Molecule: transfer RNA
Organism: Syntrichia caninervis
RNA sequence: GCGUGGUUAGCUCAACGGUAGAGCAUCAGACUAGAAAUCUGACUGUAGUAGGUUCGAAUCCUACACCACACA
Numbered sequence: 001g002c003g004u005g006g007u008u009a010g011c012u013c014a015a016c017g018g019u020a021g022a023g024c025a026u027c028a029g030a031c032u033a034g035a036a037a038u039c040u041g042a043c044u045g046u047a048g049u050a051g052g053u054u055c056g057a058a059u060c061c062u063a064c065a066c067c068a069c070a071c072a
Base pairs, nucleotide, nucleotide: 001071003069004068005067006066007065010024011023012022013021018055026042027041028040029039030038048064049063050062051061052060
């Protein structure tokens, strides 16, 4: 330099163009003499950035940034 894949919650990851979710973690409560385990609930998102298409975009298109891999 060219190509491919990726970027979503604190972490690991889902999600047909139609309300953005799970597990873990954190916090509160129940249980216990107290803790652990278990159960219940809560919290956490401008979806890498900027544009475009669309009635509607995490999802499709473009550019850029960053990461990984392969080629030279």